[in-house]
Molecule: small-subunit ribosomal RNA
Organism: uncultured bacterium
C1' cells in the first nucleotide's frame, strides 16, 4: 500500500420535474428483507488460481502490460442434508470457515488434538424492523381543449419478475375510457400544519416532522438484502480545466467560502463534551449529522436611558388682543438610588457510561475465560474571560421614529401664491393655507418607528352557513321533450342513505387545558383533552331510497253540449283609390305656413257612363274572443289543433321541470319565378336655411302582394320563467252549468278567462296585492361596478348581410334606480301688472347740449358699464376743486404727543432773484417769583399714501318689487330627503278673508297706525283778511275799529260695505241705490319680508392684510380732466297758420334772500353801469306764461328755424388764450315730422304752459328737485309679446337653460386587434442513422472444464430529414378603442329639446 469483510441504499441538501407511476386516509394479497431476537439442524474432507512485494516494458500524465513466487473468513468441486426448492408424483437438486481466550483428566510429532467460552460461517422455520405491489374516495384552473384510445380492452399459450399482472411476446376476439368532464393546455412536490376568521371558509406549504423526486442535461446496467446509486461505473451531449496535441480529468440542490444577478440574506469558526449514526471483541477511529461559538433590532420576550423635592412659574424659544400665554416641575438648585454598562474577585450544572479493583449470580468439569448485578476508586467539558455570586465608583456611559383638515388622537406662526409640492378616500395650493416647507407646541409609539410588498378580515362585495333577477347588474322570444333532479295515498319486505353503542386507526410535533424547569416571560417540558375523519362490528327503522302489493283526491281515456279574427286550402262579395275608353264642359288644377316644382287649351280638374287591375277588408268593434308566444278580423266551404262544461265509466302516479337537442318565430333582408293598384327606402326636382346629403311639397324605384327555400333577430314588454298549495273583500266584463222565482234585459250559487281598487304581507322607494312583486315547495335560465363590448380572436351557423358562443391590454371613481326640494321648458290650467291692445305724445332722421365707447395724446386722473351703467358718482373741472401729465422744490408740510438737546430766536415787515413754492439781504422786539412758564428750532418714535384687494369686511345703495309671499312651535304622515299647516272650493289689491281639512297656533311681510291733500266745526287773530259801520285819498285795507268770510295753524268731526235691494252657506260682489265733501285701500308720501345678483362703493367714510417711506408722502407753475375720422345712450330747439312777430290786458303756486334778493331814478338799442329807498322778510324783492283783444304774414327753406361765422361790447373773478356766461349789429346752415325698431302715459293723469331752489364769485342748467296754469282721448278684451305669482307635468338642469351634452375632423400619449413577412418555443407523427447497455443467436479463439474474448439480432439515448398543427416574439402599413382647462364644424339627445324618444 495491497487481499479479505462490513459500511458508502443512513445521515446532510434541494424542490427542477410530477394534477398522478406522487401525497392523505381507510383497506386488500400474490413477495423480499444484511445486521437483530428465538428455534432445529450442521460446520467432513479436498483442490487450484492471484494481489501486495520482486525484475522488466510503454506513456507528458492518467494510467497501462509482461514475466516469476505466495496466503485467507478470497474462489471451486467432492460428500452428508431437512422441516427447503423443482417434479410428469416415479423421482431429481442444493452447504459451509474459521478465528480468539482459558484448561482437569486422555492423546501426541510438543505444531496441538480434545473439552469449554466468546465472536464469526451454512441450510432452514418463525418473530421484528424496512421495502415492493395493488384496490377505493379526496387532492388547482381552462369547454374559445369534445371525443380520446392500437399493447389500446379482454382471453388463450410462452416469457419474465423476490412478488399479482399487456410486465412483455405469439394468436384470437373488438373491446375500454368520456359531460359525474375522458384527451389536449396551463401553473404546481404532497401532508401533518401556518396566517386569517365568532364559524363556515379564504390563502399559504420557509423553520420542525412524515412521504415523494432529484444530484450538470439524456439513457443504461453492475454490486449489493436493500441502488438502476450526491461525494460509484459506462456511453452520449452542453460546459470548464490539464495536455508534450498522442490524450486524459471535473460535477457545493453537503458545510464554509467565491463570482454573478439582485431591492434582499451569515464565519473559508471551535469540538466529538453531550445525543445519535458506521466499523471494531474491545480499546478506539470516523463523524461540516449534531453541540457550541460569530454576524444581522430579521422575529418574539424581558430590562435601562434615572427616582423625590423644586414657582423668582428664571433665562431662551414660540405666539399675543401687547396685558400675558406657553414650553413648565421642564431646567437649574437641593436630597436620594446604582439595575444595566465599566473594573476587579469567587465560579456551577450540562458527566454519566465505558475502562479499573472487589462482591454476588448465570454458563462450564471448572474457583479460568465471558455475561449480568452491586459498591467503589481516579479520570472524561467544546461553550467558558460561561450562567450566578460578591465588592468599587459615579446620574454617572445610553432617545427616537411618524403625524396632527376628515376617517383618525393630536393647532398656532411664518415663507410660498393651482408655483413649489403633498396625496391611503375624499381632496389641499390662484396672497390672510390647522391639508406644501420650516418652526414652536401637541398626539402615537418606543429600541425601535415609518414606507413599500403580500395574505385574510372587514366583504352578506360568489352569498353551504348567507345575496339577488317588474324599474338599480341580471327571466332564454316561446313550446316540445332527451339525461338529470324532485315526486300522490295505505300496506309489507329491506337496511343503501339517517341515528345510536363498540373496536381500530386517525404517527410525533403545533394549537387548547392543568402543572413543571429557566429570578419573569419569551423559550423548554410532564400529563390530559382535542384531531369535528376514515374503516369494521352489532343493534334501530319514523322519515327519503330499493324491492313487493293495494289505493283514487294528481294525470289522462271514452260520452254529451258550447263559445271563438286559433291554423291551412280553395271559392266569392263590396266600397274606395288609381289606371284606360266615351259624353258634357272651360281655365285652371293640384299644393303649402306662404309658395314653388309638377299637371292643363294636344282641353288637365270637375262631373256621366263603360272597363281592367291590384292591395286592404268600414260600420259590427269592445281594457271582447282566440292562440305557447310571434300573432289572427269581409263572406261561404272543406281538412284540421286547442279549450271550457256537465254526468257517468275506465286506466291506476302514467306526473312537474327541464342542461345538451329539436320545432315555431313581428319587421326588415336574401335567393328563384311571378305580381304591382296604392304606399314608399334610395334617388330626382321643389321649397326652408347660415348651410340642409332633414322635417314640409311633387314625383319615384327596390320592397310591400303570392309560391317555394333561407334568415333567426325586436323595447320578441306584464321589461315579471314554468308548474302546484295556501292566504280578507268589493264593483265590471266573456263562455259554460246548478238552483229559485214575480219567468224578465231577473236573483243566487259555482266553475274557467279577462279588468279596475283595495285589507294584510312585501318592496329602496314607485308599486304589486287570489292573473302577487305575498307565504311555501320543485326544477331550470341569468347576474356580480362604469367603459373598452356584446367588441377582438377562435369555433358553430349563414348564399350574404350577419348571428351565436365571448375575452383581454387600457381607462375612471363613479355609473345605476326611485323618490325629494328647487330651477327651468319654442308643457298644460288660473290670475295679475301702461305687459298687450285701444288711444295720446315722443325716440330713432336734422342742428345743438350733455354722458359713454373707441380713438389720440406727456396726461385725456378714478369708478359705473344688459334690464338694475351712459344729463350716473357731479346739487355745478378757467385757478383752487384734482386724485392725472411736464417741469422745478422739501425730507417732513398740516395734527397730536412722549423723551432728550438747543434757543431766545423765529414769526412779522421792507426789498433782490425767480414762473411760483423758495432762497438771500435789512430792520424790529418774551415774562420771571430764576424753580420755570410761554415760542421756536432739532433727534428718535410716531406719521402721511384718492397706492392695491368691494372676490377679507363693515355701513350705505340698486334690482327682482310694494312682488304676497318668507318662516317657526307642538302635533301627524313618511326609513328618510322632506310634506302636512301654506293644499282645495270661493274671494280679495293682498296667504285679504270665509267654508271645507290632521292639523291647532303663532312670527316676518300685507293692511291698518304716520305725514301731505279733499269737507265741516271749533279755537287764535298779526306782517293775513275787510262784510256792515266810521274817517282819508286822485287811487290802493291807507286809517279807527271788526272776527263775519278768505286764509293761516292747532284741536275735533266724518267713511264703518255703517243702511237698502240682489244673489252666496259664509267671506263678499253687483246696484249713474240712498245720504254725503268725499263710496268701496278717496288721491298721493314715507314704510321695501325671507332671500337673490361672489350687484355697486377700500375714491363719501371706517377697516383686516398687503405694498411705498429723500417717495406711490409733500409744496408750486402750466397744462389735462373740455382733444375728435367716428359709434350709441339722455335731452333742447326746430321743421311751422292750433302757427311766427307786433301791440294791448287777466290770473298763481312753492320757495328764497345781508359778502344777499334788489323797488325807483338816470344813462346805455341792450347785456349792464351810476345813484338809490325797502327787507334777516305772511309787512320788503320778483312783468307769471300759456290765455284773451287787435294788426300782420299767406305756404315759400319763408317775416318758418336758428346753427355756424364776423365785428363790437357787459359782467364776475388775480386771472375767461387753451376754457365762462350773457348783449348788440350782421351772416342765416341742416331741417318740410324722420327706416328697421323702440319709449312714457288710465286723471287733475298725458301733452302743455311758465315759476322757484340747491350747487354757486361767475357758469357751460337744454340737468336735477320742486311749485302751480291750461287740460285731454282711450280701455272690446286677455289670443298674443314681456315680466310676476299660485297649482300641476316632464327633465339626464342643480355654477340650476347664458343649463347639460353628442360625433366627425385637427394635436399628443397609452395599450390592443388585423397584416405580406422575419424570428423563436414546446409537443405529436413519418422515415434514415444510432452509443454504452440488458436480454437472445452464434462462439473455427482462450480455458481441463465451467465459461469466456469475438460477431451478430432486437431494443433504445442522442442526431438528422419531411409534412402539418400549436404556441410567443417582431413588423412596413392599417383599424377602431381610451386618455389629454380653454382647437374646428355643427347641435344628435335631456321640456312636447323646438320633426315626441327609443328597440
Nucleotide at each position: 500500500a495491497g487481499u479479505g469483510g462490513c459500511g458508502g441504499a443512513c445521515g446532510g441538501g434541494u424542490g427542477a420535474g410530477u394534477a398522478a407511476c406522487a401525497u392523505u386516509u381507510a383497506g386488500g394479497a400474490a413477495u423480499c428483507u444484511a445486521c437483530c431476537u428465538a428455534u432445529u439442524a450442521g460446520a467432513g474432507g479436498g483442490g487450484g488460481a492471484u494481489a501486495g512485494c520482486c525484475c522488466g516494458a510503454g506513456g507528458a500524465a492518467a494510467c497501462u502490460c509482461g514475466g516469476a513466487a505466495u496466503a485467507a473468513u478470497a474462489c471451486c468441486g467432492c460428500a452428508u442434508a431437512c422441516a427447503c426448492c423443482c417434479u410428469a408424483a416415479g423421482g431429481g437438486g442444493g452447504a459451509a470457515a474459521g478465528c480468539a481466550g482459558g484448561g482437569g483428566a486422555c492423546c501426541a510429532u510438543u505444531a496441538g488434538g480434545c473439552c469449554u467460552u466468546g465472536c464469526a460461517c451454512u441450510a432452514a422455520u418463525a418473530g421484528a424492523u424496512g421495502a415492493g405491489c395493488c384496490u377505493a374516495a379526496a387532492u388547482c384552473g381552462g369547454a374559445u381543449u369534445a371525443g380520446c384510445u392500437a399493447g389500446a380492452u379482454g382471453g388463450u399459450g410462452g416469457g419474465g419478475u423476490a412478488a399479482a399482472a399487456g410486465c412483455c411476446u405469439a394468436c384470437c376476439a373488438u373491446g375500454g375510457c368520456g359531460a359525474c368532464g375522458a384527451u389536449c393546455c396551463g401553473u404546481a412536490g404532497c401532508u401533518g400544519g401556518u396566517c386569517u376568521g365568532a364559524g363556515a371558509g379564504g390563502a399559504c406549504g420557509a423553520u420542525c416532522a412524515g412521504c415523494c423526486a432529484c444530484a450538470c442535461u439524456g439513457g443504461g446496467a453492475c454490486u449489493g438484502a436493500g441502488a438502476c446509486a450526491c461525494g460509484g461505473c459506462c456511453c452520449a451531449g452542453a460546459c470548464u480545466c490539464c495536455u508534450a496535441c498522442g490524450g486524459g480529468a471535473g460535477g457545493c440542490a453537503g458545510c464554509a467560502g467565491u463570482g454573478g444577478g439582485g431591492a434582499a440574506u451569515a464565519u473559508u469558526g471551535g469540538a466529538c463534551a453531550a445525543u445519535g449514526g458506521g466499523g471494531g471483541a474491545a480499546a478506539c477511529c470516523c463523524u461540516g449529522a449534531u453541540c457550541c461559538a460569530g454576524c444581522c433590532a430579521u422575529g418574539c420576550c424581558g430590562c435601562g436611558u434615572g427616582u423625590g423635592u423644586g414657582a423668582a412659574g428664571a433665562a431662551g424659544g414660540c405666539c399675543u388682543u401687547a396685558u400675558g400665554g406657553u414650553u413648565g416641575u421642564a431646567a437649574a438648585g437641593c436630597a436620594c438610588u446604582u439595575u444595566a454598562a465599566g473594573c476587579a474577585g469567587u465560579g456551577a450544572a450540562g458527566a454519566a457510561g465505558a475502562c479499573g479493583u472487589a462482591a454476588u449470580g448465570g454458563a462450564u468439569a471448572a474457583u479460568a475465560c465471558c455475561c449480568a448485578u452491586u459498591a467503589u476508586u481516579g479520570a472524561u467539558g467544546a461553550c467558558a474571560u460561561u450562567a450566578a455570586c460578591u465588592g468599587c465608583a459615579g446620574a454617572a456611559u445610553a432617545a427616537g421614529c411618524a403625524c396632527c383638515g376628515g376617517c383618525u388622537a393630536a393647532c398656532u406662526c411664518u415663507g410660498u401664491g393651482c408655483c413649489a409640492g403633498c396625496a391611503g378616500c375624499c381632496g389641499c395650493g390662484g396672497u390672510a393655507a390647522u391639508a406644501c416647507a420650516g418652526a414652536g407646541g401637541g398626539u402615537g409609539c418606543g429600541a425601535g418607528c415609518g414606507u413599500u410588498a403580500a395574505u385574510c378580515g372587514g366583504a352578506a362585495u360568489u352569498a353551504c352557513u348567507g345575496g339577488g333577477c317588474g324599474u338599480a347588474a341580471a327571466g332564454c322570444g316561446a313550446g316540445c321533450g332527451u339525461a338529470g333532479g324532485u315526486g300522490g295515498u295505505u300496506c309489507g319486505u329491506u337496511a343503501a342513505g339517517u341515528c345510536a353503542g363498540a373496536u381500530g386507526u386517525g404517527a410525533a410535533a403545533u394549537c387548547c387545558c392543568u402543572g413543571g424547569g429557566c429570578u419573569c416571560a419569551a423559550c423548554c417540558u410532564a400529563g390530559g383533552a382535542a384531531c369535528u375523519g376514515c374503516a369494521u362490528c352489532u343493534g334501530a327503522u319514523a322519515c327519503u331510497g330499493g324491492c313487493g302489493a293495494a289505493c283514487u283526491a294528481g294525470a289522462g281515456u271514452a260520452g254529451g253540449u258550447g263559445a271563438g279574427a286559433g291554423g291551412a286550402a280553395a271559392g266569392u262579395a263590396g266600397a274606395a283609390u288609381u289606371c284606360c275608353a266615351g259624353g258634357u264642359g272651360u281655365a285652371g288644377c293640384g299644393g303649402u305656413g306662404a309658395a314653388a316644382u309638377g299637371c292643363g287649351u294636344a282641353g288637365a280638374g270637375a262631373u256621366c257612363u263603360g272597363g281592367a287591375g291590384g292591395a286592404a277588408u268600414a260600420c259590427c268593434g269592445a281594457u271582447g274572443g282566440c292562440g305557447a308566444a310571434g300573432g289572427c278580423a269581409g263572406c261561404u266551404u272543406u281538412c284540421u289543433g286547442g279549450c271550457a262544461u256537465c254526468a257517468u265509466a275506465c286506466u291506476g302516479a302514467c306526473a312537474c321541470u327541464g342542461a345538451g337537442g329539436u320545432u315555431c318565430g313581428a319587421a326588415a333582408g336574401c335567393g328563384u319565378g311571378g305580381g304591382u293598384a296604392g304606399c314608399a327606402a334610395a334617388c330626382a326636382g321643389g321649397a326652408u336655411u347660415a348651410g340642409a346629403u332633414a322635417c314640409c311639397c311633387u314625383g319615384g324605384u327596390a320592397g310591400u302582394c303570392c309560391a317555394c327555400g333561407c334568415c333567426g333577430u325586436a323595447a320578441a314588454c306584464g321589461a315579471u320563467g314554468u308548474c302546484u298549495a295556501c292566504u280578507a273583500g268589493u264593483c265590471g266584463u266573456u263562455g259554460g252549468g246548478u238552483c229559485u222565482c214575480u219567468a224578465g234585459a231577473a236573483g243566487a250559487c259555482u266553475u274557467a278567462g279577462u279588468g279596475a281598487c283595495g285589507u294584510a304581507g312585501c318592496u329602496a322607494a314607485c308599486g304589486c296585492g287570489a292573473u302577487a312583486a305575498g307565504u311555501a315547495g320543485a326544477c331550470c335560465g341569468c347576474c356580480u361596478g362604469g367603459g373598452g363590448a356584446g367588441u377582438a380572436c377562435g369555433g358553430c351557423c349563414g348564399c350574404a348581410a350577419g348571428g351565436u358562443u365571448a375575452a383581454a391590454a387600457c381607462u375612471c371613481a363613479a355609473a345605476u334606480g326611485a323618490a325629494u326640494u328647487g330651477a327651468c321648458g319654442g308643457g298644460g290650467a288660473c290670475c295679475c301688472g301702461c305687459a298687450c291692445a285701444a288711444g295720446c305724445g315722443g325716440u330713432g332722421g336734422a342742428g345743438c347740449a350733455u354722458g359713454u365707447g373707441g380713438u389720440u395724446u406727456a396726461a385725456u386722473u378714478c369708478g359705473a358699464u344688459g334690464a338694475u351703467a351712459c344729463g350716473c358718482g357731479a346739487g355745478g373741472a378757467a385757478c383752487c376743486u384734482u386724485a392725472c401729465c411736464a417741469g422745478g422744490g422739501c425730507u417732513u408740510a398740516a395734527a397730536u404727543g412722549u423723551a432728550g438737546a438747543u434757543u431766545g430766536a423765529u414769526a412779522g415787515g421792507u426789498u433782490u432773484a425767480g414762473a411760483g413754492a423758495u432762497a438771500g439781504a435789512c430792520u424790529u422786539u418774551c415774562c420771571u417769583u430764576c424753580g420755570g412758564g410761554c415760542a421756536a428750532u432739532u433727534u428718535a418714535c410716531a406719521a402721511g399714501g384718492u397706492g392695491c384687494u368691494g372676490c377679507a369686511u363693515g355701513g350705505u345703495u340698486g334690482u327682482c318689487g310694494u312682488c304676497a309671499g318668507c318662516u317657526c312651535g307642538u302635533g301627524c304622515c313618511g326609513u328618510g330627503a322632506g310634506g302636512u299647516g301654506u293644499c282645495a272650493g270661493g274671494u280679495u289689491a293682498a296667504g285679504u278673508c270665509c267654508u271645507a281639512u290632521a292639523a291647532c297656533g303663532a312670527g316676518c311681510g300685507c293692511a291698518a297706525c304716520c305725514c301731505c291733500u279733499a269737507u265741516u266745526g271749533u279755537u287764535a287773530g298779526u306782517u293775513g283778511c275787510c262784510a256792515g259801520c266810521g274817517a282819508g285819498u286822485a287811487a290802493u285795507g291807507u286809517c279807527g275799529g271788526g272776527a263775519a268770510c278768505u286764509c293761516u295753524a292747532g284741536c275735533a268731526a266724518g267713511a264703518c260695505u255703517g243702511c237698502c235691494g240682489g244673489u252666496g252657506u259664509a267671506a263678499a260682489c253687483c246696484g249713474c241705490g240712498a245720504g254725503g265733501a268725499a263710496g268701496g285701500u278717496g288721491g298721493g308720501g314715507a314704510u321695501g319680508a325671507c332671500g337673490u345678483c361672489a350687484a355697486a362703493u377700500c375714491a363719501u367714510c371706517a377697516c383686516g392684510g398687503c405694498c411705498c417711506u429723500u417717495a406711490c408722502g409733500u409744496c408750486c407753475u402750466g397744462g389735462g380732466c373740455c382733444a375728435c375720422a367716428c359709434a350709441c345712450g339722455u335731452g333742447c330747439u326746430a321743421c311751422a297758420a292750433u302757427g311766427g312777430c307786433c301791440a294791448g290786458u287777466a290770473c298763481a303756486g312753492a320757495g328764497a334772500g345781508c359778502a344777499g334778493c334788489c323797488a325807483c331814478u338816470u344813462g346805455g338799442c341792450a347785456a349792464c353801469a351810476a345813484g338809490g329807498a325797502g327787507c334777516g322778510a305772511a309787512u320788503c324783492u320778483a312783468c307769471a306764461a300759456a290765455g284773451c283783444u287787435g294788426g300782420u304774414c299767406a305756404c315759400a327753406g319763408u317775416u318758418c328755424g336758428g346753427a355756424u361765422c364776423g365785428g363790437a361790447g357787459u359782467c364776475u373773478g388775480c386771472a375767461a388764450c387753451u376754457c365762462g356766461a350773457c348783449u348788440c349789429c350782421g351772416u342765416g346752415a341742416a331741417g318740410c315730422u324722420g327706416g328697421a325698431a323702440u319709449c312714457g302715459c288710465u286723471a287733475g293723469u298725458a301733452a302743455u304752459c311758465g315759476g322757484a331752489u340747491a350747487u354757486c364769485a361767475g357758469c357751460c342748467a337744454u340737468g336735477a328737485u320742486c311749485c302751480g296754469g291750461u287740460g285731454a282721448a282711450u280701455a272690446c278684451g286677455u289670443u298674443c309679446c314681456c315680466g310676476g305669482g299660485c297649482c300641476u307635468u316632464g327633465u339626464a338642469c342643480a355654477c340650476a337653460c347664458c343649463g347639460c351634452c353628442c360625433g366627425u375632423c385637427a394635436a399628443g400619449c397609452c395599450a390592443u386587434g388585423g397584416a405580406a413577412g422575419c424570428u423563436g418555443g414546446g409537443g405529436g407523427u413519418a422515415c434514415c442513422u444510432g452509443a454504452a447497455g440488458u436480454c437472445g443467436g452464434u462462439g473455427a479463439c482462450c480455458g481441463c472444464a465451467a465459461g469466456g474474448a469475438g460477431c451478430u439480432g432486437c431494443c433504445u439515448a442522442g442526431g438528422g430529414u419531411a409534412a402539418a398543427a400549436c404556441u410567443g416574439g417582431u413588423a412596413a402599413c392599417u383599424a377602431g378603442g381610451g386618455c389629454u382647462a380653454a382647437g374646428u364644424c355643427g347641435u344628435a339627445a335631456c321640456a312636447a329639446g323646438g320633426u315626441a324618444a327609443c328597440c